A computed fold for a 72-nucleotide RNA from Sphingomonas aerophila, annotated as transfer RNA.
The prediction has a mean pLDDT of 82.
Rfam family: tRNA. Rfam describes the family as follows. Transfer RNA (tRNA) molecules are approximately 80 nucleotides in length. The family's RNA type in Rfam is transfer RNA.
It was read from a public genome assembly.

[in-house]
RNA sequence: UCCCUGAUAGCUCAGCGGUAGAGCUCUCGACUGUUAAUCGAGCGGCCGUAGGUUCGAAUCCUACUCAGGGAG
Numbered sequence: 001u002c003c004c005u006g007a008u009a010g011c012u013c014a015g016c017g018g019u020a021g022a023g024c025u026c027u028c029g030a031c032u033g034u035u036a037a038u039c040g041a042g043c044g045g046c047c048g049u050a051g052g053u054u055c056g057a058a059u060c061c062u063a064c065u066c067a068g069g070g071a072g
Stems, first nucleotide, its partner, number of pairs: 001071007010024004018055001026042005048064005
C1' cells in the first nucleotide's frame, strides 16, 4: 500500500429492506426459617461515525475510525 471479516443492551450474540430481540447481569415480586436454586415482571440500545439510494435502511452503496486476519 492492497484485500477480507467484524462493530447492535453492562457482557455474549441473533436480526439479509417494513420501524430491534434472546441469554446472562441488574432491579422488583412470588416461593423458602435465611441464602441459593426455580418462577413471574421490569429496566436497559435512535444499531461505530458521516453521507447516499429508497415511500421505508441495523440490513443496500461510498468514505472514514477502531479491532482481527491475509498478500506484498